[in-house]
RNA sequence: GCCGACGUAGCUCAGUAGGUUAGAGCGCCUGAUUGUGGAUCAGGAGGUCGAUGGUUCAAAUCCAUCCGUCGGUACCA
Numbered sequence: 001g002c003c004g005a006c007g008u009a010g011c012u013c014a015g016u017a018g019g020u021u022a023g024a025g026c027g028c029c030u031g032a033u034u035g036u037g038g039a040u041c042a043g044g045a046g047g048u049c050g051a052u053g054g055u056u057c058a059a060a061u062c063c064a065u066c067c068g069u070c071g072g073u074a075c076c077a
Base pairs, nucleotide, nucleotide: 001073002072003071004070005069006068007067010026011025012024013023019057028044029043030042031041032040050066051065052064053063054062
């Protein structure tokens, strides 16, 4: 350089024939319980769905370009 896969909450991930307000587990915060903590229970906060543009009435989802991560491969030394 070329080819392929991936990029969604702090972490690990779901959500693919486009369609109300984007979800789970863990973690975090508050409360209950407890002598304290843990565990348990209840509630809550947290996301420009990598970026930009396009298609569409409507895009996390389709298309293009770019950025990043991983893997394969080629070349030079």